RNA sequence: GACCCCGUGGCCCAAUGGAUACGGCGUCUGACUACGAAUCAGGAGACUGCGGGUUCGAGUCCCGCCGGGGUUA
Numbered sequence: 001g002a003c004c005c006c007g008u009g010g011c012c013c014a015a016u017g018g019a020u021a022c023g024g025c026g027u028c029u030g031a032c033u034a035c036g037a038a039u040c041a042g043g044a045g046a047c048u049g050c051g052g053g054u055u056c057g058a059g060u061c062c063c064g065c066c067g068g069g070g071u072u073a
Base pairs, nucleotide, nucleotide: 001072002071003070004069005068006067007066010025011024012023018056027043028042029041030040031039049065050064051063052062053061
């Protein structure tokens, strides 16, 4: 340099082009307990790497860029 894959809450991960983007861990509050742990209930937290395009509608499709990984020379 060429080609392929990936980028979504603090971490991991899902979402057939169609609802206010699904869950797990963690975190916060409460219940329980002598106190913790465990368990149970509830809450907060991502407008999806950046910019543009297509579409009635984009996390998803297209183009460019950035970052990470891999193959190859």
A computed fold for a 73-nucleotide RNA from a Desulfobacteraceae bacterium, annotated as transfer RNA. Its Rfam family is "tRNA". Rfam links the family to the GO term triplet codon-amino acid adaptor activity. Rfam's curators write: Transfer RNA (tRNA) molecules are approximately 80 nucleotides in length. Model confidence (mean pLDDT): 82 of 100. RNAcentral holds the sequence, with entries from ENA.